[in-house]
Molecule: SAM riboswitch aptamer (S box leader)
Organism: Acidimicrobiia bacterium
Order: sequence, then C1' cells, then structure tokens
RNA sequence: CGCUCAUCCAGAGCGGCGGAGGGACAGACCCUGUGAAUCCGCGGCAACCGAUCUCGUUCGGUGCCAAUGCCUGAUCGAUGAGAC
Repeated sequence: CGCUCAUCCAGAGCGGCGGAGGGACAGACCCUGUGAAUCCGCGGCAACCGAUCUCGUUCGGUGCCAAUGCCUGAUCGAUGAGAC
C1' cells in the first nucleotide's frame, strides 16, 4: 500500500509560534488579518482496544475538540480493531 469488520446527526478550546490559507476530492456553501495551515504547551471529550475490576469507575495505547464525514456526488474518505 492493498484486504476484512465496526462507527461516522452525541460530545469536547484556550494560549504561544506563524502569516494566508483551510474545510480529503469535484460542485456548492462556509470559516479565516477580530489571524488560515503547520508546530508547541496546557485543558477537555469519550469512540475502539487493553489492564484494573468493589461491575461502577480509574488508568494506559490510539483517536478527536466550527458547521451531520457541513451539504450533494462518487468505484470516495477518516478513525479504531483484526488477518495476511
């Protein structure tokens, strides 16, 4: 990279750096100098897995924190777990 399964109308942001993009893709729409992306710190959410287990938590690994995966479309995407 490809394959299988599950989920995707719930939930959760501040500060610093930075300086114009971002929301995967196409269209539409939207966010953004009242500061985008990236990176860092702290905080938070609770989906999958594991441990603990007094069965209710807690801790750890990964994930996530504008808008229903923003909407529509597609032979699409993301995350987690697993097999080879």